[in-house]
RNA sequence: GGGCGGUUAGCUCAGUUGGGAGAGCGCCUCGUUUACACCGAGGAGGUCGUCGGUUCGAAUCCGGCACUGCCCA
Numbered sequence: 001g002g003g004c005g006g007u008u009a010g011c012u013c014a015g016u017u018g019g020g021a022g023a024g025c026g027c028c029u030c031g032u033u034u035a036c037a038c039c040g041a042g043g044a045g046g047u048c049g050u051c052g053g054u055u056c057g058a059a060u061c062c063g064g065c066a067c068u069g070c071c072c073a
Base pairs, nucleotide, nucleotide: 001072002071003070004069005068006067007066010025011024012023013022019056027043028042029041030040031039049065050064051063052062053061
């Protein structure tokens, strides 16, 4: 330098046809217990890597850039 993949909650990751942003674990509160854990109920937490474009509407489609993994040179 070229090719392919990845970037979404603190962590691991879903999100298929463009319209509701989610799960598990973790965290907080309450219940339960002598207490802790387990269990049950509830809750907080996101500029969807970034900048543009298309569209009534973008995590999703298109382009540039950044970071990262693998392969080729």